[in-house]
């Protein structure tokens, strides 16, 4: 410099068929134990990496940008 991918809750990572955002762990709480673990239920948590465009609607299409990984020269 050039090509692919990838960024979404604290952490791994789903949703890409645009329709108004989820799961598993962790957290906090209830139950249930003499008590603790485990096992249920339930709550809390998000500028969907940024800007702009398109369209009634954009996490998702399209441009640009940022970082990451990997290729090639």
């Nucleotide at each position: 410099g050039c090509c692919g991918c990838c960024u979404u809750a604290g952490c791994u990572c789903a949703g890409u068929u645009a329709g108004c955002a989820g799961a598993g762990c962790a957290u906090u709480c209830g139950c249930u134990u003499c008590g603790u673990a485990a096992g249920c239920g339930a709550a809390g948590g998000g500028u969907c990496c940024c800007c702009a465009g398109u369209g009634c609607a954009a996490a998702u299409c399209u441009g640009g940008g940022a970082g990451g990984c990997g290729g090639c020269u």

Predicted 3D model of a 73-nucleotide RNA (transfer RNA) from Candidatus Taylorbacteria bacterium RIFCSPLOWO2_01_FULL_48_100. Taxonomically the source falls in Candidatus Tayloriibacteriota (Bacteria, Bacteria candidate phyla). The coordinates come from a structure-prediction model, not an experiment, and the mean pLDDT is 81. The sequence was found in a public genome assembly. Rfam family: tRNA. Rfam classes the family as a transfer RNA.